[in-house]
Overview: This is a predicted complex of two RNAs, RNase P RNA and transfer RNA, with 444 nucleotides together. Its mean pLDDT, the model's own confidence on a scale to 100, is 76. Rfam match: Bacterial RNase P class A. From the family's description: Ribonuclease P (RNase P) is a ubiquitous endoribonuclease, found in archaea, bacteria and eukarya as well as chloroplasts and mitochondria.
C1' cells in the first nucleotide's frame, strides 16, 4: 500500500408564495349582566366569531410493544395454594431480562466477537434408526486358554451410531486389561493471589468411582398483586330509570383457586340513550456547557436554558438555487435523494436504515 | 392508541412429554362406461408464514420479524 475490527457524531440547506394547528398580544363585533351610573354609557369578564401582529410545532429510531419504572385506580396492596420471570462474579440504576468492568469457554493468525454460564454426584424421564450393547449392562467380527463341538477369558485392533466407559508409553500377561509404574489429564481436599467468580508447570490424596440431555419434566436461588390515559376526575346533553333472570355471602370487582376486603340495593343478559366538552397533557429520574470523583457504566456540583400537545387527529404543498448519487475525469442537462410520522410520560432492548463525518486498533500469507 | 389470538398441500384441517406430516374436498393418471357422473386404484408437502439458534435430530423449544383476524366508550 491492501486487507479487516470496532466506537462516536450526523442524517440534507437557503429564499419566496400559498397553508395548517396550538400559545400570545391587538383591534373590532357578539354574549353575559358583576361593578359605577338616573340614563346613554363606561370598565370587566369570555369553552365566543373575524381580522392583524409575534413566536412554537416530529425522530434516531415517533416502529415493534418485548422488559422495567413513575402516573391512575381497585384495600398504600393483605395471606396461602398454584403460576409467570431471572441464573458466571462484582458495581451502577428509580428499576430492569438494561448498562459498566472482570471471570470462564468458544471462534479467529490477530484487534476482537459470541454465549439460556445454577444443578443431571437429590428423583423420574428421554435417546428413533444402526449396533452385541445406549447405563451399572454385554461381546457381532477378532485374540487367547483348553479342546475342536462349545465352553471360558479379554476389551488391545475392527465394525455401528449423534454419543461406547481416561490418553501416551513402559512392564506386565496365554492373551489383554489401571492390572502396576511414569507423564499428561480428572475429582477431592489445602496453600497461594483476588472483595469475588476463579486462577496456579504449588503440595496431597484417589487408580479412576460420578458418560449425554434441564430452549425435558424437576430442584436451588432471588424476583413478581391486578388492570391500563378507551387508567381516572368532572361539566353538560340523551331517555323506555323498561323486560329477563340470580339473590344475601349470593352476585360482580379485587388473579387462576380458598380465604380475607370493598359494593349494601346490588350483580348478569337483552333492549334503549348518547357517543359533545374540560382536567389528567407536559417541568421531565429534563436538555446544553464547565469542573471534580470514578477503569468504566455512572454519581456529583456549578451556570444557563426551559423546547410539539394534535383528537379522524396539526407540524405541509409549490417554485427557485445549492448540497448529495447515478459516473472514472471535467462542463451541460436528466433522473433520484435513506428508514421513517410524536398522541399520559420516562429508561432500556429489538428491528428498519441511502448518504457523510471522526477517533482508536490489528495483521497471517505474499511483494517491496 | 391499548389488549388478546391465528398461521401445516390449491381449500378445510389432525399432529398430547421433539423421532421424520393422518384424513376429506379439489387435482393428475389409470380401470369400469358407447360417452359422463357414481365408484374402484395409484399420485400429489422434501421452504410446516419467514430468519436464526438449541439439539444427534424441531411441525414441536427458544428469540427476532412478517402477514393477518379478534375485543373496548359514556349514561342507566
Nucleotide at each position: 500500500c491492501g486487507a479487516g475490527u470496532u466506537g462516536g457524531c450526523u442524517g440534507g440547506g437557503u429564499a419566496a408564495u400559498c397553508g395548517c394547528u396550538g400559545c400570545u398580544u391587538c383591534a373590532u363585533g357578539g354574549u353575559u349582566g358583576u361593578g359605577c351610573g338616573a340614563a346613554a354609557g363606561c370598565a370587566g369578564a369570555c369553552a365566543u366569531a373575524u381580522g392583524g401582529g409575534g413566536g412554537g410545532g416530529a425522530g434516531g429510531a415517533a416502529a415493534g410493544u418485548c422488559c422495567g419504572g413513575g402516573c391512575u385506580c381497585c384495600a398504600c396492596a393483605g395471606a396461602g395454594c398454584a403460576g409467570g420471570g431471572u441464573a458466571c462474579u462484582a458495581g451502577g440504576u428509580a428499576a430492569c431480562g438494561c448498562c459498566u468492568a472482570g471471570g470462564g469457554a468458544a471462534u479467529g493468525a490477530a484487534a476482537a466477537u459470541u454465549c439460556a454460564c445454577g444443578a443431571c454426584a437429590a428423583g423420574u424421564g428421554c435417546a428413533a434408526c444402526a449396533g452385541a450393547a445406549a447405563g451399572u449392562a454385554u461381546a457381532c467380527c477378532g485374540c487367547c486358554g483348553u479342546u475342536u463341538a462349545u465352553c471360558g477369558g479379554u476389551a488391545a485392533g475392527g465394525g455401528u451410531g449423534a454419543a461406547a466407559u481416561g490418553g501416551u508409553g513402559u512392564g506386565g500377561u496365554a492373551a489383554g486389561a489401571g492390572c502396576a509404574c511414569a507423564c499428561c489429564g480428572c475429582a477431592c481436599a489445602a496453600c497461594u493471589g483476588g472483595c469475588a467468580a476463579c486462577a496456579g508447570a504449588u503440595u496431597g490424596u484417589g487408580g479412576c468411582a460420578u458418560g449425554g440431555u434441564a430452549a425435558a419434566c424437576u430442584c436451588u436461588a432471588c424476583c413478581c398483586g391486578g388492570a391500563g390515559c378507551a387508567a381516572g376526575a368532572c361539566c353538560a346533553a340523551a331517555u323506555a330509570g323498561g323486560c329477563u333472570u340470580c339473590g344475601u355471602u349470593a352476585a360482580c370487582g379485587u388473579u387462576g383457586c380458598u380465604c380475607g376486603c370493598g359494593u349494601a340495593a346490588g350483580g348478569a343478559g337483552c333492549g334503549g340513550g348518547u357517543u359533545g366538552g374540560u382536567c389528567g397533557c407536559u417541568a421531565a429520574a429534563g436538555u446544553u456547557a464547565g469542573g471534580g470523583a470514578g477503569u468504566g457504566a455512572u454519581c456529583u456540583u456549578u451556570a444557563a436554558c426551559g423546547u410539539a400537545g394534535a383528537u379522524g387527529a396539526a407540524u405541509g404543498a409549490u417554485u427557485a438555487c445549492c448540497g448529495c448519487u447515478g459516473a472514472a475525469u471535467a462542463a451541460c442537462a436528466c433522473a433520484g435523494u435513506a428508514c421513517a410520522g410524536a398522541a399520559c410520560c420516562c429508561g432500556g432492548c429489538u428491528u428498519a436504515u441511502a448518504g457523510g463525518c471522526u477517533g482508536a486498533c490489528u495483521c497471517a500469507u505474499u511483494u517491496u | 392508541u391499548g389488549g388478546g389470538g391465528u398461521a401445516u398441500c390449491g381449500c378445510c384441517a389432525a399432529g398430547u412429554u421433539g423421532g421424520u406430516a393422518a384424513g376429506g374436498c379439489a387435482c393428475u393418471g389409470g380401470a369400469u362406461u358407447c360417452u359422463g357422473a357414481u365408484u374402484c386404484c395409484a399420485g400429489c408437502a422434501u421452504c410446516c408464514c419467514u430468519a436464526g439458534g438449541u439439539u444427534c435430530g424441531a411441525g414441536u423449544c427458544c428469540u427476532a420479524g412478517u402477514a393477518c383476524c379478534c375485543c373496548a366508550g359514556c349514561c342507566a